[in-house]
Bacterial RNase P class A from an Armatimonadota bacterium, 324 nucleotides, folded computationally. Its mean pLDDT, the model's own confidence on a scale to 100, is 77. Lineage of the source: Bacteria > Bacillati > Armatimonadota. Rfam family: Bacterial RNase P class A. Rfam links the family to the GO terms tRNA processing, dimeric ribonuclease P complex and ribonuclease P activity. The sequence is in RNAcentral, with records from ENA. A source record names the gene rnpB.

RNA sequence: GGAGCAGAUCGGGUAGCGGCCUCAAGGCAACUUGGGGAGGAAAGUCCGGACUUCAAAGGGCAUGGUGCCCUCGGCAACGGGGGACGGGGCGACCCGAUGGAAAGUGCAACAGAAAGUAGACCACCGAUGGGUAACCCUCGGAACGGGUGAAACGGUGAGGUAAAAGCUCACCAGAGGCAGGGGUAACUCUGCUUGCUAGGCAAACCCCACCAGAAGCAAGGCCAAAUAGAGAGACAUUGACGUUGCCCGCAGAGUCUCUGGGUUGGCCGCAUUAGAGAAAUCGCUACACAAAGACAGAAUCCGGCUUACAGAUCUGCUCUCAAA
Numbered sequence: 001g002g003a004g005c006a007g008a009u010c011g012g013g014u015a016g017c018g019g020c021c022u023c024a025a026g027g028c029a030a031c032u033u034g035g036g037g038a039g040g041a042a043a044g045u046c047c048g049g050a051c052u053u054c055a056a057a058g059g060g061c062a063u064g065g066u067g068c069c070c071u072c073g074g075c076a077a078c079g080g081g082g083g084a085c086g087g088g089g090c091g092a093c094c095c096g097a098u099g100g101a102a103a104g105u106g107c108a109a110c111a112g113a114a115a116g117u118a119g120a121c122c123a124c125c126g127a128u129g130g131g132u133a134a135c136c137c138u139c140g141g142a143a144c145g146g147g148u149g150a151a152a153c154g155g156u157g158a159g160g161u162a163a164a165a166g167c168u169c170a171c172c173a174g175a176g177g178c179a180g181g182g183g184u185a186a187c188u189c190u191g192c193u194u195g196c197u198a199g200g201c202a203a204a205c206c207c208c209a210c211c212a213g214a215a216g217c218a219a220g221g222c223c224a225a226a227u228a229g230a231g232a233g234a235c236a237u238u239g240a241c242g243u244u245g246c247c248c249g250c251a252g253a254g255u256c257u258c259u260g261g262g263u264u265g266g267c268c269g270c271a272u273u274a275g276a277g278a279a280a281u282c283g284c285u286a287c288a289c290a291a292a293g294a295c296a297g298a299a300u301c302c303g304g305c306u307u308a309c310a311g312a313u314c315u316g317c318u319c320u321c322a323a324a
Stems, first nucleotide, its partner, number of pairs: 001320010013287006020037007039295001043306002046304005051216004058248004063212005068083006084098001085096004099207002104205002106201002121146002124141004129137003154172006173197002175194008220268004230259006242250002
């Protein structure tokens, strides 16, 4: 010098002019002066919490969320540190919804004969079947070879056989079981044994463990306005309506639909000085500069996760080239 890895920060500055929203002060008013005015993600609305309502929040079912181990922080979601296992990179380092596929059900494009209680397409072998025969057909055997595929039911060798095959044996690999060692644990190492060879997907159903009462600011509260009451029907103390999707339980006297008529405004919730109403938070010029260009616009609030992002800066580290 080049190529990278990890962590952190910024993602526009200054000045002038003009505009928008809002608050305060002044002014009869027009308006004037002064203060404040988007983000690291305001986003997705995926989690957790605050807050609010539900005659209680209890039980069961259903449903949803989470899923290697230890430890620390946090109400929690989640995050930090260390480790285990699997995968990627020469490396710094990175990725993993990482409980269970040896409970059950299901799924697997294309290709292929066959995709899981495997399977005879080519080739192989047998026939005391047919044909005069080359050989073909038919029946049977067989998963060793070929071919297809992401994946074809361990590998090498020997025995065995008509040809074959864990069919049998030796060694190797894996798995289950048993025993022992290490580790807090996830997990790991060693020995013996069983021919057991059992493939993938659980972000498919499902099973296991733990957690969750439901609905959400259009929650909900207050004031004001209007008023009336009437008619028809349905359900209901044999419990309607409500409470959690359902049942039990709780609670409890009205509830719902239609016809026709009336009203339909404001405040709070609501923010430590952005902030409400379909919604302001901006534009131009100049300067420095390589350039001002990314993703993107608050709506009850807070915390987290995930996703998007031009460019710039800092710190530590890795690989490589050259020179001394």